[in-house]
RNA sequence: CGGGGUGUAGCUCAGCUUGGUAGAGCGCACGCUUCGGGAGCGUGAGGUCGCUGGUUCAAAUCCAGUCACCCCGA
Numbered sequence: 001c002g003g004g005g006u007g008u009a010g011c012u013c014a015g016c017u018u019g020g021u022a023g024a025g026c027g028c029a030c031g032c033u034u035c036g037g038g039a040g041c042g043u044g045a046g047g048u049c050g051c052u053g054g055u056u057c058a059a060a061u062c063c064a065g066u067c068a069c070c071c072c073g074a
Stems, first nucleotide, its partner, number of pairs: 001073007010026004020057001028044005050066005
């Protein structure tokens, strides 16, 4: 320098192919239960979907650029 992959909740990830309310598990807070803890059950908080711009009535999703990390080639 060229090509490819990954980036979404505190952590691990799904959702992208086919644009239409942002989700799961674990964790966290509270409540029930217990002498207490743990387990179990219930409720809740937590995200400007790496960043910028474009297309569209509407973008995590499509397009362009860019950043970080990983792999391959030179």
Molecule: transfer RNA
Organism: Candidatus Binatia bacterium